Molecule: transfer RNA
Organism: Guillardia theta CCMP2712
RNA sequence: GCUCUCAUAGCGCAGUUGGUAGCGCGUCGCUCUGAUAAGGCGAAGGUCAUCGGUUCGAGCCCGGUUGAGAGCA
Numbered sequence: 001g002c003u004c005u006c007a008u009a010g011c012g013c014a015g016u017u018g019g020u021a022g023c024g025c026g027u028c029g030c031u032c033u034g035a036u037a038a039g040g041c042g043a044a045g046g047u048c049a050u051c052g053g054u055u056c057g058a059g060c061c062c063g064g065u066u067g068a069g070a071g072c073a
Stems, first nucleotide, its partner, number of pairs: 001072007010025004019056001027043005049065005
């Protein structure tokens, strides 16, 4: 230098035909207990890396940029 993959909640990850963004763990509140842990119920937490484009509508499709990884030279 070229090619490919990845970037989504504090952490690990889903989201596979474009149609209101989810799961587990963690955090907080309530419940349960003599008390704690475990269990049960609930809540908060997201500009979907970023800038544009296509579309009535984009996490998803297209292009640029940034970062991480792999392969070739």